[in-house]
Context: one part of a larger RNA
RNA sequence: GAUUGAACGCUGGCGGCAGGCCUAACACAUGCAAGUCGAGCGGUAACAGAUCUAGCUUGCUAGAUGCUGACGAGCGGCGGACGGGUGAGUAACGCGUAGGAAUUUGCCUAGUAGUGGGGGACAACCCGGGGAAAUCCAGGCUAAUACCGCAUAAUCUCUACGGAGGAAAGCAGGGGAUCUUCGGACCUUGCGCUAUUAGAUGAGCCUGCGUCGGAUUAGCUAGUUGGUAGGGUAAAGGCCUACCAAGGCGACGAUCCGUAGCUGGUUUGAGAGGACGAUCAGCCACACUGGGACUGAGACACGGCCCAGACUCCUACGGGAGGCAGCAGUGGGGAAUAUUGCACAAUGGACGAAAGUCUGAUGCAGCAAUACCGCGUGUGUGAAGAAGGCCUGAGGGUUGUAAAGCACUUUCAGCAGUGAGGAAAAACUUAAGAUUAAUAACCUUAGGUCUUGACGUUAACUGCAGAAGAAGCACCGGCUAACUCCGUGCCAGCAGCCGCGGUAAUACGGAGGGUGCAAGCGUUAAUC
Numbered sequence: 001g002a003u004u005g006a007a008c009g010c011u012g013g014c015g016g017c018a019g020g021c022c023u024a025a026c027a028c029a030u031g032c033a034a035g036u037c038g039a040g041c042g043g044u045a046a047c048a049g050a051u052c053u054a055g056c057u058u059g060c061u062a063g064a065u066g067c068u069g070a071c072g073a074g075c076g077g078c079g080g081a082c083g084g085g086u087g088a089g090u091a092a093c094g095c096g097u098a099g100g101a102a103u104u105u106g107c108c109u110a111g112u113a114g115u116g117g118g119g120g121a122c123a124a125c126c127c128g129g130g131g132a133a134a135u136c137c138a139g140g141c142u143a144a145u146a147c148c149g150c151a152u153a154a155u156c157u158c159u160a161c162g163g164a165g166g167a168a169a170g171c172a173g174g175g176g177a178u179c180u181u182c183g184g185a186c187c188u189u190g191c192g193c194u195a196u197u198a199g200a201u202g203a204g205c206c207u208g209c210g211u212c213g214g215a216u217u218a219g220c221u222a223g224u225u226g227g228u229a230g231g232g233u234a235a236a237g238g239c240c241u242a243c244c245a246a247g248g249c250g251a252c253g254a255u256c257c258g259u260a261g262c263u264g265g266u267u268u269g270a271g272a273g274g275a276c277g278a279u280c281a282g283c284c285a286c287a288c289u290g291g292g293a294c295u296g297a298g299a300c301a302c303g304g305c306c307c308a309g310a311c312u313c314c315u316a317c318g319g320g321a322g323g324c325a326g327c328a329g330u331g332g333g334g335a336a337u338a339u340u341g342c343a344c345a346a347u348g349g350a351c352g353a354a355a356g357u358c359u360g361a362u363g364c365a366g367c368a369a370u371a372c373c374g375c376g377u378g379u380g381u382g383a384a385g386a387a388g389g390c391c392u393g394a395g396g397g398u399u400g401u402a403a404a405g406c407a408c409u410u411u412c413a414g415c416a417g418u419g420a421g422g423a424a425a426a427a428c429u430u431a432a433g434a435u436u437a438a439u440a441a442c443c444u445u446a447g448g449u450c451u452u453g454a455c456g457u458u459a460a461c462u463g464c465a466g467a468a469g470a471a472g473c474a475c476c477g478g479c480u481a482a483c484u485c486c487g488u489g490c491c492a493g494c495a496g497c498c499g500c501g502g503u504a505a506u507a508c509g510g511a512g513g514g515u516g517c518a519a520g521c522g523u524u525a526a527u528c
Stems, first nucleotide, its partner, number of pairs: 001528004006524005013375004018370001020367001021333001026331003030328003035078003040075002043071002047069003050065007085286003094211007103203002108199008116150001118148002125140002128137003156165003170191006178185002212258003219249003224246008261283004265276004288309005311322004339365001341364003347361001348359004378408004388399004412469001414464005422455001427449007472517005477498003483512005493500002
């Protein structure tokens, strides 16, 4: 000199933009953060409508009917493995980079083939019981895209090459004939379902090289190193087991100890290099501590399950409940770090045919000069060089065109008004195309109509008033830009280094003056 996720002191007008628990991976009150689908299913607890019945006060009260819009709880599907947080652990194929072969991949894309015919249950519900509660048990009824056989099937799987195994589910819209038990069958469109092939994407695995300090750590290792056989896995492999051999690593630093998430990058520097790894992005690890598996395409799963432990809470003492390193917020720790805010309008995600629902992701707002950037705190004129202050050699000098005065301007803030853009969709409707038996319906494209904004008192613009509301901090011995007076008298004090102070201190304290930066200025800490 540059830099910072900074803190402290004094001071403080506005805006833009970014960042904001670096410490206790300490403990957490409260609310919210993952649901959705009735176009899978049986249904109807609540709300609204319709119809019927009764009472009547003549338009409400009660009851009934799932009939309609819808929908609590339940069965079922998809999603809760993403998104969000943290950096404790980890010196490791964890990360970075370059390769590899023995794998898998829900949703998505393209292709091929199929979607036939049956069965038995379990919730909900009803009934009974246990328990303080959490919740549990027994009996009975019932549906499905839930579950299970049968049939059929390959370019699928296994194979001793003879053969064997081996799937599925329906739902919604529309409809001219024909049939009809008047429910539909049947046709068609869309969405599904099953098998399989390829792709895309994601994931698992292996290897070369690179990846902090310590030798006051020199030897380490028995599933250890390799082989055979078997098991296991989606998959190679001591991954596991049995047997056999005695290997494997190490001064090119093994083992042990300490420290640490890694990277793109950030910062400094002319560079080489050094230091760091906040925000943003990629990867990894973790979710009260330790262990375990289940489900699933994917987890050994932050807001799932089981066991053990510590802690907190409830209890009728028998037994139960919980996990903010999600967003806010509280206590604590600390020099130190914010609101228990608004909205799903946009972007993205989950579910859904869609409308839509959910979304503390996200978009915004709030707080603090925390950083960076921009703007303002007036402009011109004005010598009687006013008054006052300070100095003086007493003449004067300086503060100083500074002020006052005069003439202007009105950024920003204030008040009032106008007012973009962030909005494209969706929905409805018209036309054309595609599909079809079809002029229904659905889909695609084009046009029209109608709307959708948290921010928001938006940005921007216009008007109004008046210099009006807006300057401090550090320093002045040398380094280092800037000097005099008074006080003090090795005292009080200053100090980054050299050093000042013991009676004329440009170095202490005050004043006047000056210098430097400026909504900041200094100090401290840290890095180069």
This is a predicted structure of a 528-nucleotide part of an RNA (small-subunit ribosomal RNA, 5' domain) from an uncultured prokaryote. Its Rfam family is "Bacterial small subunit ribosomal RNA". Its family is annotated with structural constituent of ribosome and ribosome in the Gene Ontology.